[in-house]
Predicted 3D model of a 348-nucleotide part of an RNA (small-subunit ribosomal RNA, central domain) from an uncultured bacterium. It matches the Rfam family "Bacterial small subunit ribosomal RNA". Gene Ontology terms of the family: ribosome and structural constituent of ribosome. Model confidence (mean pLDDT): 88 of 100. RNAcentral holds the full RNA, with entries from SILVA.
Context: one part of a larger RNA
RNA sequence: UUGGGCGUAAAGGGCGAGUAGGCGGUCUGUUAAGUCAGGUGUGAAAUUUCAGGGCUCAACCCUGAAACUGCGCUUGAAACUGGCAGGCUAGAGGACAGGAGAGGGAAGUGGAAUUCCCGGUGUAGCGGUGAAAUGCGUAGAUAUCGGGAGGAACACCAGUGGCGAAGGCGACUUCCUGGCACAAUACUGACGCUCAUGUGCGAAAGCUAGGGUAGCGAACGGGAUUAGAUACCCCGGUAGUCCUAGCCGUAAACGAUGGAUACUAGGUGUGGGUGUCGCAGGGCAUCCGUGCCGCAGCUAACGCGUUAAGUAUCCCGCCUGGGGACUACGGUCGCAAGACUGAAACUC
Numbered sequence: 001u002u003g004g005g006c007g008u009a010a011a012g013g014g015c016g017a018g019u020a021g022g023c024g025g026u027c028u029g030u031u032a033a034g035u036c037a038g039g040u041g042u043g044a045a046a047u048u049u050c051a052g053g054g055c056u057c058a059a060c061c062c063u064g065a066a067a068c069u070g071c072g073c074u075u076g077a078a079a080c081u082g083g084c085a086g087g088c089u090a091g092a093g094g095a096c097a098g099g100a101g102a103g104g105g106a107a108g109u110g111g112a113a114u115u116c117c118c119g120g121u122g123u124a125g126c127g128g129u130g131a132a133a134u135g136c137g138u139a140g141a142u143a144u145c146g147g148g149a150g151g152a153a154c155a156c157c158a159g160u161g162g163c164g165a166a167g168g169c170g171a172c173u174u175c176c177u178g179g180c181a182c183a184a185u186a187c188u189g190a191c192g193c194u195c196a197u198g199u200g201c202g203a204a205a206g207c208u209a210g211g212g213u214a215g216c217g218a219a220c221g222g223g224a225u226u227a228g229a230u231a232c233c234c235c236g237g238u239a240g241u242c243c244u245a246g247c248c249g250u251a252a253a254c255g256a257u258g259g260a261u262a263c264u265a266g267g268u269g270u271g272g273g274u275g276u277c278g279c280a281g282g283g284c285a286u287c288c289g290u291g292c293c294g295c296a297g298c299u300a301a302c303g304c305g306u307u308a309a310g311u312a313u314c315c316c317g318c319c320u321g322g323g324g325a326c327u328a329c330g331g332u333c334g335c336a337a338g339a340c341u342g343a344a345a346c347u348c
């Protein structure tokens, strides 16, 4: 390379928008690049295959034929692919009208709780644990009542509920703003799918500068436990956790399952819409989403099963024994931490 694969054995890019490229609905005409057919030239010889022959056989050698699956020229064919021209509406888009939603950004507001401060009541303990101790407390703690400060998070509602491409998003109000589903058109007329490179977004931790700091809490100190205890448990506690601006670019970034389209039994829950029947409770039909069970089929099995891991097509990414190695070297990026790209010797 051919071939085979990627839920769990190695393997789906963390996720988007999208360039080049690849692929692409339906009808008619035309063209003849691909494609197909005929003719012709070439495809050296040796080699190869077949037939025959020569060395006693064979290897070897000789003769003839075929083949050389290719390429050029030429004459045609026009179904398919491509080009050109014209049309179509089933893909795609789509004004208007209502709809659901923790989708995003900004500003403001609220109540519960923890902590701290002030004051009242009150007195000897409180706290913590398996048991204790460190710790706090007669300078009046814990408990309880009233007042105040400040920061962070939003109980119930809450639901294999919703929204978002993913990361993720949950108190309330206002403003700005993205997407989505359904219904039914008018209209456009293939405008589509995917996407290397590049580009944007991207939890937590970490970094830079400035703020903030109630609770929690790496590091650190102390008390226990223990043979030891650089831990698990307890008392404290700094960075951090929060905000603003900028970096980092990783993750079990998981459905460990790339995206799109079509087709292939059903049953049952749940969220959103529409139509229809009914006075109503509600029923029926249908589309989109989200779960469970399950036929066929698939699978090494587990399991998957119209939300496929089934049956097919298109495009991208990735894998090729374990270790060495999410390493070294080089390069690019980064303030750094490091990230991305990514070997070999050797060894089993």
Stems, first nucleotide, its partner, number of pairs: 004319003007302002012316001014201003021194003025088007033081002035077008048066007091191001092188002099180001103177007110154001115149007125136002162169002206247006215241002220236004258315006266293012297304002321348003330341004